[in-house]
RNA sequence: GCACCCGUAGCUCAGUUGGAUAGAGUGUCACCCUCCGAAGGUGAAGGUCACUGGUUCGACUCCAGUCGGGUGCG
Numbered sequence: 001g002c003a004c005c006c007g008u009a010g011c012u013c014a015g016u017u018g019g020a021u022a023g024a025g026u027g028u029c030a031c032c033c034u035c036c037g038a039a040g041g042u043g044a045a046g047g048u049c050a051c052u053g054g055u056u057c058g059a060c061u062c063c064a065g066u067c068g069g070g071u072g073c074g
Stems, first nucleotide, its partner, number of pairs: 001073007010026004019057001028044005050066005
C1' cells in the first nucleotide's frame, strides 16, 4: 500500500433482506429477605447503536467517506 472482518449500556455480546418502545447476561445502586453478610427475589439508573454526509415517508440496519481495532497478502 491492497483486500476482508469488526465498532451497540462500565464489561461480554445479541438484534439488520429498513417500520417506528433498542435488548440480554454480568456489574452498579435501592428495597425485600437475614441477628449481620453471602446467596436468592423485586425494581431503578445507565446508550448521540464509532464519526460525518447521502438515499428514504422512515436508518443500528442500505450507500460513500473518515477514525479506531483485528486478520491475510505484498

The prediction has a mean pLDDT of 80. Predicted 3D model of a 74-nucleotide RNA (transfer RNA) from Bacteriovorax stolpii. The sequence was found in a public genome assembly. Rfam family: tRNA.